c-di-GMP-I riboswitch aptamer from Arthrobacter pityocampae, 75 nucleotides, folded computationally. The coordinates come from a structure-prediction model, not an experiment, and the mean pLDDT is 90. It was read from a public genome assembly, where an Rfam model found it. Its Rfam family is "c-di-GMP-I riboswitch aptamer". Its family is annotated with cyclic-di-GMP binding in the Gene Ontology. The organism belongs to Arthrobacter, within Bacteria.
């Protein structure tokens, strides 16, 4: 430093579901709450799922793949 991912330490994240607000929808924001996640951190670049006012639109980063950043450090 690379891979790699401990019944380790020490920290983060936050499904569903309720609650407010938001948007025409998918969905987002906060706040409660944890189903999991080692990139569940960012980015829509490739596939792919969804919405509508159907076009030079838009929504998912927790579907996969790819790019960038990143904490520990057993085997």
């Nucleotide at each position: 430093c690379g891979u790699c991912g401990a019944c380790a330490a020490a920290g983060g994240c936050a499904a569903a579901c309720c609650c407010g607000g938001u948007g025409c929808g998918a969905g987002c924001c906060g706040g409660g709450g944890a189903c999991g996640c080692a990139a569940a951190g960012c980015c829509a670049c490739g596939g792919g799922a969804c919405c509508c006012u159907c076009g030079a639109g838009g929504u998912c980063a927790g579907c996969c793949g790819g790019g960038c950043c990143g904490c520990c450090g057993a085997a």
Of the family's consensus pairs, 100% are formed in the model.